[in-house]
RNA sequence: GGGCCGGUAGCUUAGUUGGUAGAGCGCAGCUUUUGCAUAGCUGAGGUCGAGAGUUCAAAUCUCUUCCGGUCCA
Numbered sequence: 001g002g003g004c005c006g007g008u009a010g011c012u013u014a015g016u017u018g019g020u021a022g023a024g025c026g027c028a029g030c031u032u033u034u035g036c037a038u039a040g041c042u043g044a045g046g047u048c049g050a051g052a053g054u055u056c057a058a059a060u061c062u063c064u065u066c067c068g069g070u071c072c073a
Base pairs, nucleotide, nucleotide: 001072002071003070004069005068006067007066010025011024012023013022019056027043028042029041030040031039049065050064051063052062053061
């Protein structure tokens, strides 16, 4: 320098045909307990790496760019 894969909540990640962004763990509250743990219920937490384009509508399609991994040179 070139090819491919990935970047989404604090962490691990799903989202395959474009149509309001979900889960597990963690966190907060409540119930249960003498108390803790467990269990159950509820809730907070995301400008989907960044910028632009297409579209009524983009995490998703296109272009540029940054970061990580991998292969080739």
A computed fold for a 73-nucleotide RNA from Candidatus Levybacteria bacterium RIFCSPLOWO2_12_FULL_39_17, annotated as transfer RNA. Its Rfam family is "tRNA". Rfam links the family to the GO term triplet codon-amino acid adaptor activity.